[in-house]
The prediction has a mean pLDDT of 81. Predicted 3D model of a 537-nucleotide part of an RNA (small-subunit ribosomal RNA, 5' domain) from an uncultured prokaryote.

Context: one part of a larger RNA
RNA sequence: GAACGAACGCUGGCGGCAGGCCUCAUACAUGCAAGUCGAACGAUUAAAGCUCUCUUCGGAGAGUGUAUAAAGUGGCGAACGGGUGAGUAACAGGUGGAUAAUCUACCUUUCGGUGGGGGACAACAGCUGGAAACGGCUGCUAAUACCGCAUACGGUCGGGAGCGCUUCGGGCUAGGCAAUGAAAGGGGCUUCAUUGCUCCGCCGAAAGAUGAGUCCGCCUCCCAUUAGCUAGUUGGUGUGAUAAAAGCGCACCAAGGCAACGAUGGGUAGCCGAGCUGAGAGGUUGAUCGGCCACACUGGAACUGAGACACGGUCCAGACACCUACGGGUGGCAGCAGUAGGGAAUAUUGCGCAAUGGGCGAAAGCCUGACGCAGCCAUGCCGCGUGGGGGAUGAAGGCCUUCGGGUCGUAAACCCCUUUUCUAAGGGAAGAACAACCAUAGGAGGAAAUGCCUUUGGCCUGACGGUACCUUAGGAAUAAGCAACGGCUAACUCCGUGCCAGCAGCCGCGGUAAUACGGAGGUUGCAAGCGUUGUUC
Numbered sequence: 001g002a003a004c005g006a007a008c009g010c011u012g013g014c015g016g017c018a019g020g021c022c023u024c025a026u027a028c029a030u031g032c033a034a035g036u037c038g039a040a041c042g043a044u045u046a047a048a049g050c051u052c053u054c055u056u057c058g059g060a061g062a063g064u065g066u067a068u069a070a071a072g073u074g075g076c077g078a079a080c081g082g083g084u085g086a087g088u089a090a091c092a093g094g095u096g097g098a099u100a101a102u103c104u105a106c107c108u109u110u111c112g113g114u115g116g117g118g119g120a121c122a123a124c125a126g127c128u129g130g131a132a133a134c135g136g137c138u139g140c141u142a143a144u145a146c147c148g149c150a151u152a153c154g155g156u157c158g159g160g161a162g163c164g165c166u167u168c169g170g171g172c173u174a175g176g177c178a179a180u181g182a183a184a185g186g187g188g189c190u191u192c193a194u195u196g197c198u199c200c201g202c203c204g205a206a207a208g209a210u211g212a213g214u215c216c217g218c219c220u221c222c223c224a225u226u227a228g229c230u231a232g233u234u235g236g237u238g239u240g241a242u243a244a245a246a247g248c249g250c251a252c253c254a255a256g257g258c259a260a261c262g263a264u265g266g267g268u269a270g271c272c273g274a275g276c277u278g279a280g281a282g283g284u285u286g287a288u289c290g291g292c293c294a295c296a297c298u299g300g301a302a303c304u305g306a307g308a309c310a311c312g313g314u315c316c317a318g319a320c321a322c323c324u325a326c327g328g329g330u331g332g333c334a335g336c337a338g339u340a341g342g343g344a345a346u347a348u349u350g351c352g353c354a355a356u357g358g359g360c361g362a363a364a365g366c367c368u369g370a371c372g373c374a375g376c377c378a379u380g381c382c383g384c385g386u387g388g389g390g391g392a393u394g395a396a397g398g399c400c401u402u403c404g405g406g407u408c409g410u411a412a413a414c415c416c417c418u419u420u421u422c423u424a425a426g427g428g429a430a431g432a433a434c435a436a437c438c439a440u441a442g443g444a445g446g447a448a449a450u451g452c453c454u455u456u457g458g459c460c461u462g463a464c465g466g467u468a469c470c471u472u473a474g475g476a477a478u479a480a481g482c483a484a485c486g487g488c489u490a491a492c493u494c495c496g497u498g499c500c501a502g503c504a505g506c507c508g509c510g511g512u513a514a515u516a517c518g519g520a521g522g523u524u525g526c527a528a529g530c531g532u533u534g535u536u537c
Stems, first nucleotide, its partner, number of pairs: 001537004006533005013384006019377002021342001026340003030337003035076003040073002045067001049064006083295003093219007102212002107208008115149001117147002124139006155180002158177001161173003165170001185200005221267003228258003233255008270292004274285004297318005320331004348374001350373003356370001357368004387417004397408004422474006431464001437458003441454003481526005486507003492521005502509002
């Protein structure tokens, strides 16, 4: 000198863009943060309309019907998104490869199917236990829930065959024989009808895309005042587990394996793209944003599932806290706000799903503390302003003085002007594109209609926000401080004090004329900031 997720002191007008618990991975009141689908299913229900019955003519009941949703079965999601950095010195990360050792829901494309049956369990009803949390028994019932059977283009397994492949383990080949294993329906349109069409699904298989698993080369902090470490240890054979190679596990056999090119041990630490600094080499950091990893009160475990050994799931143990009828239960903010404590220190218990994105749904839509916005904070960067021109009797006043004067100083007053800002009034956005619906024109297919694809027009949707911005009016009106002035280092005099009080980054200053302490005037530097402290270069 530059920089900062900064803090402190003094001061403080506005706007834009960004940032905001670095400490205690401390404990948490309260609210919200993951639901959705009635076009999978049973059951339930309000209003309008229509039909029927009764009627005291007010209405009541039943059916149909659209619609709705608290709970239940079922599907998909909940493994994403969001947080934190504790642990980890490691194939965790970076980079480059391997997978002929692997998996991949939803999505896209292709091939082939979707036949025919059965038995339950919730909800519900009855009885019943418990303070509660939560149950128990009996009975009824549906499905895209569950289970057999049939079928098998592919698939899998067994025997066999071929190959201009191969890491010699294997891989490939719609070839052949035998065995084995699937499925589910729902909405709409149409037909007198067997029906047919269409959309969304369902099953088997192949390919792609996406995501993930595993393995390897190189790189990746300090300590040798850590020198030896290791028995599943190193390798082999076999077997098991897994989606998958492998001591990953196990049985047996061998005695190996690592290490001064730093093993082992100890300390510290999430890694990177990048940030800061520097002419560079380098040093240093890993906040915000992006990629990867790990974790979710602490420790352990599996279940479900395409995917978890799962932040707002389950089970066990522990600590802590809460409820209790003392028998027993409940909980997990390192999600968004917020509270307490800690600390030098870090914000609102806000608005909205309008946009972008995500989940579910055919769609309308619902959910979304992701996100978009607003609030607080000079925390930072950038921009603007606090007026402009004229104005000497160099006014008053302050300070200094050699008492002549000098200086603050064109500074003020005063005159003319402007209105960025400010105040008031008025107007007032872009961000909105869709989707759905209505109308219109066309296309492929079909017996036709619905449906599908494309074109055009209409309709509808804004949290921010009456915000940004614009116009008009008013009036210099609303707006300057902080630090320094001995040298380094730009900027000097007076008074007070008298080795006192004090200053200080280094040298040093102060003991009666202090440009170094305190005040004043003046000056210098920066400026809505300025200094100090801390840290890095």